[in-house]
RNA sequence: ACGCGGGAGAGACCGCCGGGCCGAAUUGGCCGCUGCGGCGCCGAAGGGGCAACUCCUCCCCGGAACCUCUCAGGCACAAGGGACCGCGU
Numbered sequence: 001a002c003g004c005g006g007g008a009g010a011g012a013c014c015g016c017c018g019g020g021c022c023g024a025a026u027u028g029g030c031c032g033c034u035g036c037g038g039c040g041c042c043g044a045a046g047g048g049g050c051a052a053c054u055c056c057u058c059c060c061c062g063g064a065a066c067c068u069c070u071c072a073g074g075c076a077c078a079a080g081g082g083a084c085c086g087c088g089u
Stems, first nucleotide, its partner, number of pairs: 001089006011039001013038004018033001019031004040075003046071001047069003053063002
C1' cells in the first nucleotide's frame, strides 16, 4: 500500500411550500414523502491551532494527538463516509 472484517457521536426540532392519506368538507388531522429557511448539536475523513515530546551541542527551522476549533463534513432508519483495531499478502 492492497484485500477482508469490526468501527462511534449528534433534532424522526421549529417554520414554510409541495405531495400522499383520512373525512361530506375550503377550515382540520396524520405521514421524514420532497425541497427551502432558522436555531440547536456531533466529531474518528480532510483542514486549522496550541503543544507534551521529537530532531539539533544550543537556538531557529521541521515533525507531532482520538487535545482543541468546528471551515469542510455529519445529526430517524438505510446508504455513504469513517480515525483506529484485527487478520492476510